[in-house]
RNA sequence: GGGCCGGUAGCUCAGUUUGGUAGAGCGCUGGCUUCGCAAGCCAGAGGCCGCGGGUUCAAAUCCCGCCCGGUCCA
Numbered sequence: 001g002g003g004c005c006g007g008u009a010g011c012u013c014a015g016u017u018u019g020g021u022a023g024a025g026c027g028c029u030g031g032c033u034u035c036g037c038a039a040g041c042c043a044g045a046g047g048c049c050g051c052g053g054g055u056u057c058a059a060a061u062c063c064c065g066c067c068c069g070g071u072c073c074a
Base pairs, nucleotide, nucleotide: 001073002072003071004070005069006068007067010026011025012024013023020057028044029043030042031041032040050066051065052064053063054062
């Protein structure tokens, strides 16, 4: 330098193919329960979907450029 994969909640990851209200588990907060803790149950908070631009009525999703990480080739 080139190819491929990835970047989404604090963490680990779905969702992208086929555009139409952003999700799960763990963690966190509150409540129930307990002498107390853990476990369990209920509820809640938490997101510029890596950045910029384009297409579209509408983009995490399609297109272009860039950044970062992994891997392969040179």